[in-house]
RNA sequence: GCCCCCAUAGCUCAAUUGGAAGAGCGGGUGGCUUCGGACCACCAGGUUGCAGGUUCGAGUCCUGCUGGGGGCU
Numbered sequence: 001g002c003c004c005c006c007a008u009a010g011c012u013c014a015a016u017u018g019g020a021a022g023a024g025c026g027g028g029u030g031g032c033u034u035c036g037g038a039c040c041a042c043c044a045g046g047u048u049g050c051a052g053g054u055u056c057g058a059g060u061c062c063u064g065c066u067g068g069g070g071g072c073u
Stems, first nucleotide, its partner, number of pairs: 001072007010025004019056001027043005049065005
């Protein structure tokens, strides 16, 4: 220098080839318990890495950039 893959909640990951984002862990509150832990119920938490484009509609498609991983020379 070129090519490929990844980037979504605090963490680990989903989202059925475009119809508008969810789970587990973690956090908070309540229940249970003498107090905790475990367990049960509920709740909060997201400009989907950044900037544009296409579309009625983008996490998903296209372009550039940033960061991470891998390969070739």
Transfer RNA from a bacterium, 73 nucleotides, folded computationally. RNAcentral records the identical sequence in 4 taxa. It matches the Rfam family "tRNA". Rfam links the family to the GO term triplet codon-amino acid adaptor activity.